[in-house]
Context: one part of a larger RNA
RNA sequence: CGAUGAACGCUGGCGGCGUGCCUAAUACAUGCCAGUCGAACGGGCUUUUCUAUGGAAGCUUGAUUCUCUGAUAAGAUAGUGGAGGGUGGACGAGUAACACGUGGGUAACCUGCCCAUAAGAGGGGGGUAACAUCCGGAAACGGGUGCUAACACCGCAUAGUUUUCUUGGUCGCUUGAUUGGGAAAGGAAAGACGGCCUUUGUGCUGUCGUUUAUGGAUGGACCCGCGGCGUAUUACUUAGUUGGGGAGGUAAUGGCUCACCAAGACCAUGAUACGUAGCCGGCCUGCGAGGGUGAUCGGCCACAUUGGAACUGAGACACGGCCCACACUCCUACGGUGGGCAGCAGUACGGAAUCUUCCGCAAUGGACGAAAGUCUGACGGAGCAACGCCGCGUGAGUGAAGAAGGUUUUCGGAUCGUAAAACUCUGUUGUCAAAGAAGAACAAGUCGGACAGUAACUGCUCCGGCCUUGACGGUAUCUGACCAGAAAGCCACGGCUAACUACAUGCCAGCAGCCGCGGUAAUACGUAGGUGGCAAGCGUUGUCC
Numbered sequence: 001c002g003a004u005g006a007a008c009g010c011u012g013g014c015g016g017c018g019u020g021c022c023u024a025a026u027a028c029a030u031g032c033c034a035g036u037c038g039a040a041c042g043g044g045c046u047u048u049u050c051u052a053u054g055g056a057a058g059c060u061u062g063a064u065u066c067u068c069u070g071a072u073a074a075g076a077u078a079g080u081g082g083a084g085g086g087u088g089g090a091c092g093a094g095u096a097a098c099a100c101g102u103g104g105g106u107a108a109c110c111u112g113c114c115c116a117u118a119a120g121a122g123g124g125g126g127g128u129a130a131c132a133u134c135c136g137g138a139a140a141c142g143g144g145u146g147c148u149a150a151c152a153c154c155g156c157a158u159a160g161u162u163u164u165c166u167u168g169g170u171c172g173c174u175u176g177a178u179u180g181g182g183a184a185a186g187g188a189a190a191g192a193c194g195g196c197c198u199u200u201g202u203g204c205u206g207u208c209g210u211u212u213a214u215g216g217a218u219g220g221a222c223c224c225g226c227g228g229c230g231u232a233u234u235a236c237u238u239a240g241u242u243g244g245g246g247a248g249g250u251a252a253u254g255g256c257u258c259a260c261c262a263a264g265a266c267c268a269u270g271a272u273a274c275g276u277a278g279c280c281g282g283c284c285u286g287c288g289a290g291g292g293u294g295a296u297c298g299g300c301c302a303c304a305u306u307g308g309a310a311c312u313g314a315g316a317c318a319c320g321g322c323c324c325a326c327a328c329u330c331c332u333a334c335g336g337u338g339g340g341c342a343g344c345a346g347u348a349c350g351g352a353a354u355c356u357u358c359c360g361c362a363a364u365g366g367a368c369g370a371a372a373g374u375c376u377g378a379c380g381g382a383g384c385a386a387c388g389c390c391g392c393g394u395g396a397g398u399g400a401a402g403a404a405g406g407u408u409u410u411c412g413g414a415u416c417g418u419a420a421a422a423c424u425c426u427g428u429u430g431u432c433a434a435a436g437a438a439g440a441a442c443a444a445g446u447c448g449g450a451c452a453g454u455a456a457c458u459g460c461u462c463c464g465g466c467c468u469u470g471a472c473g474g475u476a477u478c479u480g481a482c483c484a485g486a487a488a489g490c491c492a493c494g495g496c497u498a499a500c501u502a503c504a505u506g507c508c509a510g511c512a513g514c515c516g517c518g519g520u521a522a523u524a525c526g527u528a529g530g531u532g533g534c535a536a537g538c539g540u541u542g543u544c545c
Stems, first nucleotide, its partner, number of pairs: 002544003006541005013392006019385002021350001026348003030345003036082002040080002043077001045075003049071002052069001054067004092301001100227007109220002114216007122156001124154002131146006162185010191208006197201001229275003237265002241263004246258003278300004282293004306325003328339002331336001356382001358381003364378001365376004395425004405416004429486001430482004435477001439472001445466006489534005494515003500529004510517002
């Protein structure tokens, strides 16, 4: 000099785009952050309409109103069931490791949703929540009896490309890969919602869902080569340790685990131990080589109060799931029971220091759903902060009596200085008023058309028209009017280093990055005038090159 997630002092007009707990992975009040599907299922509830019987009110004897039962349509729903809560979001404690980066391997592997291809969906069964009722408990919640449904659960049939045995072909990289034949075990939702009438049916058909198999895509798992910290004032370390054949376990290889057998394995090319640390794309600096760093954004990993264990599932050993233990904390009728912000806001504490308990699902993305839609502190936005970068403004032109005033003086003058005043303009910004976006593409509905399929229709799919959706926001932007009006500071001036005089002080008070200055003429302290530099900032401090 450059850089910064910065802080401090003085000062402070605006806009755009970014950034914002680096410390205590400390403790957390409150609200929200993962809900969804009634087109899987039975029920109870509310409302609408209809019918008939019974009952009641009413007293006009045939109309009205209410209620029970039944049917019908709509709506919301606790429960059973499904797929989703392993994504998204936070954080960096741990980790010196196949954790990461890069390049390979798996003939040792898995893969929900999605895509393609092929083949199916036959015939049955039992019982359970909800509900009703009884009981226990302060609560959290639990128990008994009775009833009921399914795409919940369970057998049977059908099937093999799955497993085991056996027999051929082709090929290879050691265990083998791939493709045929034969023998034993082994699947489903017969579902949901529409449409049609050739036979109203165990009918046909459309969409979705479902089963099996193969392949793909995506995502993951494991193994290996190489690479990137310090200390030798850490020199030996190791007993499932190193290897073997065998068994178990896993999606899968393997001491991953186990019994047995052998005695090995690593290391001065630094094992082991200790300290420190998430890694990378990148970022800063530098001509480069290098050095430093790992905030924001993106990829991977690890973690979710601390420690441990598994369940479910395609996927977890699971932040807003379950169980156990410790610490802390809430409630309690003392028997027991609830909790986990390193999600978004916010609070306390710590600290030099880091924001709103905001708006919206309009866009993008995600979950569920046939869809409408619901949910989404992801996200899109607004708010606060000169924290950073960039841009703009604080006026422009003319104007010498070189005014007044300040400072200085050798008293002549010099300087602030065209600076001001004055005159003439402009209106960026500002204030007021009027107009006012792009971001919207959809989806659904409705109308019309088309391919394929079907006995035929509806529908699906595709195309076009109409209709409709904006948090930001009456914002950006634009137009008109008005006024020079509302907008400049900070640091330095001995040398390095651009910029000097006066007064005051008198080794005092003080300055200082280094050299150094101050003891009576201080360009170095303090003040004033002037000057220099940068400018909505300036200077100091910390850190890196």
RNAcentral holds the full RNA, with entries from ENA. Predicted 3D model of a 545-nucleotide part of an RNA (small-subunit ribosomal RNA, 5' domain) from an uncultured bacterium. The coordinates come from a structure-prediction model, not an experiment, and the mean pLDDT is 81. Its Rfam family is "Bacterial small subunit ribosomal RNA".